The RNA shown here (c-di-GMP-I riboswitch aptamer) has 85 nucleotides and comes from a Methanosarcinales archaeon. It was read from a public genome assembly, where an Rfam model found it. The coordinates come from a structure-prediction model, not an experiment, and the mean pLDDT is 79. Rfam family: c-di-GMP-I riboswitch aptamer. About the family: GEMM was predicted in a large-scale screen for bacterial structured RNA regulatory elements.
Formats: sequence, C1' cells, structure tokens
RNA sequence: UUUUAAGAAGUGCAAACCUAAUGAAAGAUAGCGACGCAAAGCUACAGAUCCAAAGGCAGAGGUCCAUGAUAGCCGGGCUUACGAA
Repeated sequence: UUUUAAGAAGUGCAAACCUAAUGAAAGAUAGCGACGCAAAGCUACAGAUCCAAAGGCAGAGGUCCAUGAUAGCCGGGCUUACGAA
C1' cells in the first nucleotide's frame, strides 16, 4: 500500500422509553439512557417505506398526492480506525 475479514483489545457512535421545545404530521433537535453497529461516518442519486398540512376529487365524514421525512430499510457515491494474513 492492497486484499480479506474470524476472535480479542482500544477508540467511536447511540435504539427503545422518558423529559424539553419544534412541526399539520411523519419526523428531526437537545438531555437522559444503551438495543445494537466497521462504516449505525457523510451524501436524498435510484428503489422502498412513513406522514398528508396546502391542493384536487368526493360529500357516509373520507380518498388521492410530496414540494416533507427515514442514511439505524436496501443499493450507489465519497471518506475511513484497530488487529490478523
């Protein structure tokens, strides 16, 4: 430097719940807390999923839709630690 990827160690991240404030909601943010994670680091390019305010249709009280969201759903792109060989 490259490849591969068992176990261990070190380092890092932080699910759910709860609290605060925010949002129409999904959700994101902060604190607490650890389910787990070599890429659970970044990125919304592609698929999938979630919500449905505004708008359209309807008028048995609904239904359709992303311009919103999910990177800890999967793939792609960029970056990348320790150890072994």